A computed fold for a 107-nucleotide RNA from a Chlorobiota bacterium, annotated as SAM riboswitch aptamer (S box leader). The sequence was found by an Rfam model in a public genome assembly. Of the family's consensus pairs, 97% are formed in the model. The coordinates come from a structure-prediction model, not an experiment, and the mean pLDDT is 87. The organism belongs to Chlorobiota, within Bacteria. It matches the Rfam family "SAM riboswitch aptamer (S box leader)". Its family is annotated with regulation of gene expression in the Gene Ontology.
């Protein structure tokens, strides 16, 4: 990097260095930001995918949080394509897809 698969409406912050952007990409919107963005470091925290323990024939269920990841503003911040309903229309509500993120497995 590609493929398969599960999940994505919940949850969880302080300090130090630094100094202007950030919310994946493009567009539109909306928001965060010198009361300090992004990044790096330290310490904490959340969750429970893998792994671990118990029950089970299995599916599955329960538990802990010492291990491997992950995460720690806003639903994946919202919309974009498609379908259904609604409206005179703008719109609004819902389903699906695409894209993305994370885990596990494979190449």
């Nucleotide at each position: 990097c590609u493929c398969u698969u599960a999940u994505c409406g919940a949850g969880a912050a302080a300090g130090g260095c630094u100094g202007a952007g950030g919310g994946a990409u493009c567009a539109g919107g909306c928001c965060c930001u010198a009361u300090g963005a992004a990044g790096c470091c330290u310490u904490g925290g959340c969750a429970a995918c893998c792994g671990c323990c118990c029950c089970u024939a299995a599916c599955g269920g329960g538990g802990a949080a010492a291990g491997g990841u992950g995460c720690u503003a806003a639903u994946u911040c919202c919309u974009g394509c498609u379908c259904u309903a609604u409206u005179a229309a703008a719109u609004u509500a819902g389903g699906g897809a695409a894209a993305g993120a994370u885990g596990a497995g494979a190449g």